RNA sequence: CGAGCUGGCCGGGCGGCCGCGUCACCGGGUUGCCUCUUCGGGGCCCGGUGCCGAGGAAAGUCCGGACUCCGCAGGGCAGGGUGGUUGUCAACGGCAACCCGGGGUGACCCGCGGGACAGUGCCACAGAGAACAGACCGCCCCGUGCGCGAGCGCGGGGUAAGGGUGAAACGGUGGUGUAAGAGACCACCAGCACCCCGGGUGACCGGGGUGGCUCGGUAAACCCCACCCGGAGCAAGACCAAGAGGCCCCGCCUGGCGGGGCUGCGCAGGCGUUCGAGGGCGGCCCGUCCGAGUCUGCGGGUAGGUCGCACGAGCCUGUCGGCGACGGCAGGCCGAGAUGGAUGGUCGCCGAUCGGUGCGCCGCAAGGCGCCCGGGAACAGGAUCCGGCUUACAGGCCAGCUCGUCCG
Numbered sequence: 001c002g003a004g005c006u007g008g009c010c011g012g013g014c015g016g017c018c019g020c021g022u023c024a025c026c027g028g029g030u031u032g033c034c035u036c037u038u039c040g041g042g043g044c045c046c047g048g049u050g051c052c053g054a055g056g057a058a059a060g061u062c063c064g065g066a067c068u069c070c071g072c073a074g075g076g077c078a079g080g081g082u083g084g085u086u087g088u089c090a091a092c093g094g095c096a097a098c099c100c101g102g103g104g105u106g107a108c109c110c111g112c113g114g115g116a117c118a119g120u121g122c123c124a125c126a127g128a129g130a131a132c133a134g135a136c137c138g139c140c141c142c143g144u145g146c147g148c149g150a151g152c153g154c155g156g157g158g159u160a161a162g163g164g165u166g167a168a169a170c171g172g173u174g175g176u177g178u179a180a181g182a183g184a185c186c187a188c189c190a191g192c193a194c195c196c197c198g199g200g201u202g203a204c205c206g207g208g209g210u211g212g213c214u215c216g217g218u219a220a221a222c223c224c225c226a227c228c229c230g231g232a233g234c235a236a237g238a239c240c241a242a243g244a245g246g247c248c249c250c251g252c253c254u255g256g257c258g259g260g261g262c263u264g265c266g267c268a269g270g271c272g273u274u275c276g277a278g279g280g281c282g283g284c285c286c287g288u289c290c291g292a293g294u295c296u297g298c299g300g301g302u303a304g305g306u307c308g309c310a311c312g313a314g315c316c317u318g319u320c321g322g323c324g325a326c327g328g329c330a331g332g333c334c335g336a337g338a339u340g341g342a343u344g345g346u347c348g349c350c351g352a353u354c355g356g357u358g359c360g361c362c363g364c365a366a367g368g369c370g371c372c373c374g375g376g377a378a379c380a381g382g383a384u385c386c387g388g389c390u391u392a393c394a395g396g397c398c399a400g401c402u403c404g405u406c407c408g
Base pairs, nucleotide, nucleotide: 001404002403003402004401005400006399007398008397009396010395012350013349014348015347016346017345018344020053021052023050024049025048026047027046028045029044030043031042033041034040055379059390060389062388063387064386065385066384067233068232069231070230074286075285076284077283079229080228081227082226083225084098085097086096087095088094099113100111101110102109103108114224115223119222120221121218122217123216136163137162138159139158140157141156142155143154144153145152146151171189172188173187174186175185176184190214192211193210194209195208196207197206198205199204237307238306239305240304245263246262247261248260249259250258251257252256265299266298267297268296269295270294271293278290279289280288281287314333315332316331317330318329319328320327321326354374355373356372358371359370360369361368362367
C1' cells in the first nucleotide's frame, strides 16, 4: 500500500423568531357539583413561568415473559415446540463458551447437530446389478466341431480381482494362494463391536488390546426417542355515570307534576329447577366443579368519563468475580403518556463523504498535509411494558485480526 475477516459508534450541529403537547407553579374568570356564616374545594376557560417531549430499528407480529381475567385439581388421546454439551437469564426457538462435522491459505464462517440394528417409503436416467443385488465386456477349466497354425464357434461348469455405467456398486493397498480368482488366508490401514488406561463438569479427545472380517445413502421423507407446553389478551381488566320499563316513599297547584331511593329493557317461543336446562376445566373422551334459571328470534336504550398509564427482571458510573454471556457491591439519575391522536415552520452560520486537468508544502517514490470553488446524510415515527429474533438503512468513523506485495 492492497485485499479480506470480526466487533462497535455516528447518522446532522449551533443560534434567533413564530407555533404545539403532558405535568408543576402563579394570576384571573365562571359554575346547575361538594362544603358552607363567609372563605374554600373540585370541574371548565384564559394568561404567564419552568422542566420534559420518539427509534436502532419505534417496522414485522416471529418467539419468550411481566401484568389482567377465567379456570378446585386429575387421567388419557390427539396437537404443537425444541433437539451436541455446559453455563447464563424471569424466560426463550435467545445469548456465551466449548465439542463434533463441513468450507476457507488464513483471520473466520456455516449447521432443522438424538435414532437408519423398531417399522414403512424413496434413490430418476444410465447400468448386469442400487441392499442379503448382480454378469454387459471379460478371466479360467472340461467336452465337442473347424483350422497347417494362431485361433474361432457351440454346450457345460467356475469366478466377481480387471474394464465399463453411475452421485453412490457390499472396505483400501501390498502379498500368499488358485485352473482362474475371491478376506479364502496374511501384513498394514480405515470402519464397526467389546474391554482397559489417561484427560475433561460434559459433549468428547488421546492411547492400548481382542475380534468376526465389513450387512449403502436419505429422517430439511413418514416415523421412533428424549425433554417442554392452560386459555384469552390493555379493544386485558377495575370503577363511576347514564339509560327505556317497573316498584316504593315524600311534597304540591291532585286522575297530574316535581324530587329521592331500589331494581334493571320489552315481546314471542324452547328446555329446566337436584331424575340438573345452561355453563367451566385448550381440541376430544373420562372424570369433576358451578348451577336456578338459561337458550333462540325480533325490537329498543346507552356506548360518556376516570383508572390501568410508565419506578421498571430500569438506566448511568466505578469496582470486584468470570475466557465470556453475565453476576455481586457502592454511588448517582427519573428522560412522551397522547386518545380525530402533540414536537412543526422559517432564517442565518457551521458542516462529513464526494467532485475539480485548481494552488502550495513535505517526500527518492508510494503517498501525506493545508488552502480555494462546488455540494449538502439513509431507513424511517409511539399507544400496556420488557428481553430477544428477523427485515430496511445513502454515507462516514473507530478498534482488533488474517493474507499478499513493496521500501527501509